A computed fold for a 73-nucleotide RNA from an Ignavibacteria bacterium, annotated as transfer RNA. The source organism's lineage runs through Bacteria, Pseudomonadati, Ignavibacteriota and Ignavibacteria. Rfam family: tRNA. Rfam classes the family as a transfer RNA. Its mean pLDDT, the model's own confidence on a scale to 100, is 81.

RNA sequence: AGUCCUGUAGCUCAGUUGGGAGAGCGUUUCCGUGACAUGGAAAAGGUCGCAGGUUCAAUUCCUGUCGGGACUA
Numbered sequence: 001a002g003u004c005c006u007g008u009a010g011c012u013c014a015g016u017u018g019g020g021a022g023a024g025c026g027u028u029u030c031c032g033u034g035a036c037a038u039g040g041a042a043a044a045g046g047u048c049g050c051a052g053g054u055u056c057a058a059u060u061c062c063u064g065u066c067g068g069g070a071c072u073a
Base pairs, nucleotide, nucleotide: 001072002071003070004069005068006067007066010025011024012023013022019056027043028042029041030040031039049065050064051063052062053061
């Protein structure tokens, strides 16, 4: 320098013929207990890496760019 993969909640990740942003763990509150743990219920938490384009509508399609990884030279 080039090619490919990857970036979504605090962590690990899911999410398609473009239209509801989600799961597990964690956190907070409540129930429960003499008090914990386990268990049950609820809640908070996201500019979907960033910028632009297409579209009535973009996490999703296109382009550029940044971070991480692998490979080739």